[in-house]
RNA sequence: UCGUUAUCAAGAAAGGUGGAGGGACUAGACCCUAUGAAACCUUGGCAACCCUUUACCAAAAGAAGGUGCUACAUUCUACCUGGACCGGUUUCGUCGGCACUUAGGAAGAUAACCG
Numbered sequence: 001u002c003g004u005u006a007u008c009a010a011g012a013a014a015g016g017u018g019g020a021g022g023g024a025c026u027a028g029a030c031c032c033u034a035u036g037a038a039a040c041c042u043u044g045g046c047a048a049c050c051c052u053u054u055a056c057c058a059a060a061a062g063a064a065g066g067u068g069c070u071a072c073a074u075u076c077u078a079c080c081u082g083g084a085c086c087g088g089u090u091u092c093g094u095c096g097g098c099a100c101u102u103a104g105g106a107a108g109a110u111a112a113c114c115g
Stems, first nucleotide, its partner, number of pairs: 002115001003113006013043005021032003026078004044070003049066002051062004074107001079105003082101002085097005
């Protein structure tokens, strides 16, 4: 890095260095930011995937260790499928459009596993 599976609910900040960006990528919107962005360091915390204990499963409890996270939110839209709507076609149906809607996918994040 690729693949498979699960989750994407909730939760949890202070200090120091730093000095202009940040919210994954592109564009637009929206939001945060000199009352100090990113990044790094220290200390703390959250959670419970791996893990530990209850002999095992299930279930429950826990937090020593490996990850992860610690503004709000997978922030919204875009791309595909479905639905709605509009139009053409003689109805069934089919074709095209729009971007109204929400659902799924795709994409992304994290963990565990596999090679």